Guanidine-I riboswitch aptamer from a soil metagenome, 94 nucleotides, folded computationally. The coordinates come from a structure-prediction model, not an experiment, and the mean pLDDT is 87. RNAcentral holds the sequence, with entries from MGnify. The model forms 100% of the base pairs in the Rfam consensus.

[in-house]
RNA sequence: AUGUGCGUCUAGGGUUCCGGUCCGCUUCGGCGGACGCCUGGUCCGAGAGAGGCAGUCCUUAAAGGGAUACACGGCGGGACAAAAGCCCGGGAGA
Numbered sequence: 001a002u003g004u005g006c007g008u009c010u011a012g013g014g015u016u017c018c019g020g021u022c023c024g025c026u027u028c029g030g031c032g033g034a035c036g037c038c039u040g041g042u043c044c045g046a047g048a049g050a051g052g053c054a055g056u057c058c059u060u061a062a063a064g065g066g067a068u069a070c071a072c073g074g075c076g077g078g079a080c081a082a083a084a085g086c087c088c089g090g091g092a093g094a
Base pairs, nucleotide, nucleotide: 004054005053006052008050009049012044013043017041018040019038020035021034022033023032024031025030055068056067057066058065059064070090072093076088077087078086
């Protein structure tokens, strides 16, 4: 700090919707309520996780090749239904 950007995914996260479990009702088709102390599908999702593409720099006549290092970390606040390794934030601090 000038330590690039955008998809995909993962660790992780909760509970709108789906499914699950329990309870009640039922014309047996379903309907309503509760539970995320439900492993799930959808969903959110990393600066300090993975990988891809682009960018930048160096190099090459060109094709192409190389580099893009390092990164301990609260409390608090914010969003969506909600929470979080999301955002404030490579913040405060160390």